[in-house]
Context: one part of a larger RNA
Order: sequence, then C1' cells, then structure tokens
RNA sequence: GGACGAACGCUGGCGGCGUGCUUAACACAUGCAAGUCGAACGAGGUCCAUCCGAUCUUCGGAUUGGUGAAGACCUAGUGGCGAACGGGUGCGUAACACGUGAGAAACCUGCCCCGGUCUCUGGGAUAACAGUUGGAAACGACUGCUAAUACCGGAUGCCGUCGGACCGUCGCAUGGCGGACCGACGAAAGGGUUACCGGACCGGGAGGGUCUCGCGGCCUAUCAGCUAGUUGGUGAGGUAACGGCUCACCAAGGCAUCGACGGGUAGCUGGUCUGAGAGGAUGAUCAGCCACACUGGGACUGAGACACGGCCCAGACUCCUACGGGAGGCAGCAGUGGGGAAUAUUGCACAAUGGGCGAAAGCCUGAUGCAGCAACGCCGCGUGCGGGAUGAAGGCCCUAGGGUUGUAAACCGCUUUCAGCAGGGAAGAAAAUGACGGUACCUGUAGAAGAAGGUGCGGCCAACUACGUGCCAGCAGCCGCGGUGACACGUAGGCACCAAGCGUUGUCC
Repeated sequence: GGACGAACGCUGGCGGCGUGCUUAACACAUGCAAGUCGAACGAGGUCCAUCCGAUCUUCGGAUUGGUGAAGACCUAGUGGCGAACGGGUGCGUAACACGUGAGAAACCUGCCCCGGUCUCUGGGAUAACAGUUGGAAACGACUGCUAAUACCGGAUGCCGUCGGACCGUCGCAUGGCGGACCGACGAAAGGGUUACCGGACCGGGAGGGUCUCGCGGCCUAUCAGCUAGUUGGUGAGGUAACGGCUCACCAAGGCAUCGACGGGUAGCUGGUCUGAGAGGAUGAUCAGCCACACUGGGACUGAGACACGGCCCAGACUCCUACGGGAGGCAGCAGUGGGGAAUAUUGCACAAUGGGCGAAAGCCUGAUGCAGCAACGCCGCGUGCGGGAUGAAGGCCCUAGGGUUGUAAACCGCUUUCAGCAGGGAAGAAAAUGACGGUACCUGUAGAAGAAGGUGCGGCCAACUACGUGCCAGCAGCCGCGGUGACACGUAGGCACCAAGCGUUGUCC
C1' cells in the first nucleotide's frame, strides 16, 4: 500500500447492486417449511328434481319434516407417485473424502425417450364401516361386512435367467460377443368425458449412481517400528457387483526413514485476497463433490436411504400424566434465551423461474421471486453556481504599523440534480393471471431551500502559532515528548488530508 462476512469511536443526505451468528454442531416457546391424485377403490357427507306428511292459507302458494333418481362438490380410509429432490450446517473426516486422468470383459438404474411383443383365466382377504370393549391420554383389542391399478394362484412366452453340450468370431489375463439345440423357471390392471391415460416382459438410449487404480494438495521423529482378518491362497456365504466384505481351512506374510504407526490440526475444489511474477495466505456469499441431522447403534420400505421435518433400541435433556403410561428433536424460514466485540422481519406472493402430484382444471412449495432492518461493502449523485473589497463585523496572531480567517460572508443575479408535494404510469406475461407496486420512469410545482464530518499538523509524513500545564496531567506505531519560553500534553485560531464517511483495533499478502 492492498484486502475484509469485520468490530469499536465520532459523524451521517439519497440511490443502485451485493452482503449480513466467523462465537455455543448451545437449548429452543409459537407459526409455517411435502404433498397430491375421486380419471385406481369401496364407503360416508353436502346440494338438488320428484314423491309422501304436517302447519298456515287470500286456495295462487308459503314454511317445515322425511324420501332422495341423474348429476355436481367434499374427503377419513385402502391404493399409486412423491416424500432419497429442493433447503441447512461443517461435527466428523488426512480418507480414493476431494481434484484430475484412466478403468469396470465385475455393476445397478423409478420417472423420461426409441424399438419389439403381450395385456388370457381364477381366488382368498383386509382397512374404511357397524357392534362390543380397554385406556386419563397416546393409542388399541375382539366380532361381523366390503372394494380395487392392494394381495395370491393357473395359462401363454416376443423374450429373459440358469444348467448342459456345439459352432463362429474377437480380445485385454480372468474371458467378451453372435448363432442354433435340449431342459427348468419367469409376466400383466385396469380407468376413461372414447381424445386417450395406463399395465407386463425384452432390447437400446439419455441422465444418475456404485466400485477400482495412477498422480496431486497440512504440521510433527521430543511418534521408529506397525499389523492376527493382519498379507496371500482354496472353498463357501453375501452383494447390483469385484474384493478378507464375512466365515472355515492352509501358508507366513504385508507396511515402513521415498516417513509406516502414533499425535495435532482441517471438510475438499472451482475460486478469493495479495504479488510484476514465482509464490504466500485463504476456502464467507455463488457453483461442484463429500459428511452430518439431540448423542450412539440398527435395520425396514423402496429404483434410489441405512433416510433433517420416517421406524426400532439405548442414553442425556425437556414436556404431559388420573403415576399405570405417553410425547419431542429449528445444523429448514422467521423468531426466543444464552454465548459474544459482533451479525436482520415471528413480512408479502406463488405473478415469474424451478420442483412434487394430477389427463386436466388445479393444489402444495419459508425452493424461489420480492419487500423490511443494517454506511457492512462496492459504485454513482448531492449538500449549489456566477458576480461581489469598504478586503465589513467577529475570532486568532502581532514588533500595535498590521497580518490572517477571506470572495469566505453580507449583498446582487441564476439554477433546481437529489430529497419534498401533485398528476400520469410501465416492461417483467404467450389469451387470462403481477407479490414487487401506484414501484421504476415521465411531467408539473415551490424554494438555496432539507443535506459535512472525521483525523492529523516533532521526524518518518502533507500541514504552525498562542495560551494553559510544569517529569504533573497526559501523549506515543518507532524514535521519543512533558522537570517554567512544550511546533510532541490540553484548549483555541490557522493549516493539511480524506469525505458520507473518517479514524482505531484485529487478520492476511
């Protein structure tokens, strides 16, 4: 000098765009953050024509109770898809976690796209519901009834898997691919407004995931030896799949001064800051990957999880209780307490973008879009412009003549950015649909009007005098100032520098 997610002191006019718990992965009141589909299914409810009854009646009808077709709407439950995305945090992790480059002839893949072939025939349940009943509650128990795109048989097999033996071809070691034969096993679901939407099997694709390897990136030797599933083999199990991944048996290996093992620290990267570069430091916001979800462990469901707003067990903590037993998890968005030098609203909207479900209408979406707060940062603008000497008054200094503040003010003329007031008023949306928002922007209008401070002035370092103080009070980044003439302390005037900021502190280069 530059930089900052900064903080503190003094000060503070406006706008645009960004950014905002770096500390306690501390504990959390309250609300919201993941639903959707009635075009899968039974049932229930609301509305309603008609019909029946009652009351009143001016005989037109009115009010009311029941019935309730076709139809419309709603939804607790069964079922499907989603809930594994999106959002948060950085505890752990020195590791194939990440980055980069390869490999999988050892693998998986719901929804989506392309191609092929099918969608035949049966069955038994169960929730809802009704009844009985337990419990303070959470939540159950028993009996009975019922549906499905829920569940389970049978058939068929374009094909697929497995086993047997054969041919061709290719390669990268195990082997891969293609073809024909035999055997075993393996499917399906309907809905509909008749547009279509679905279901099953197979092959391919896209995107996603899993595994393996080379190389790369912290400190420490005041850590020198480490290792028994350890290293390898055979066989088996397990997995989507290779593999000590697991197990039985066998062998005795494997790693290490090119730093094993141990300890400390730490999410990694694109990037960011600095620097001419090399390098050094760093990893907030944004983007990719990883890990985690009160702490520890476990599996279930599923195409996908060992699952933040799922389940089970244990623990700590909090809450309810009729003491028998139950409920909970903000490192989602707001918000509260606490910690701290320190970090925001319990806001609006699904209008846009994107996501889930749905045939659609649509519903949901604290993702997101916006608004609010904060000079926290960057950028832009303003706080007026021109004239004006009697160099006014006042202040300060003075050798008492004067000098300086200073064209500065007054005064004269002019302008109106920004802010104010009034009127108009968008784009963002494709027919409709705008939270932002009567916002941006435009026009008009009044008046210099509403808008300047902070730090420094001994040298480094740009800018000096007076008074007060008297090694006191104090200053100070270093050198150093102060003990009676202090350009260094305090105040005033003047000056210098930056400016809606200016200084200080901290950290990095």

This is a predicted structure of a 509-nucleotide part of an RNA (small-subunit ribosomal RNA, 5' domain).
RNAcentral holds the full RNA, with entries from ENA and SILVA.
It matches the Rfam family "Bacterial small subunit ribosomal RNA".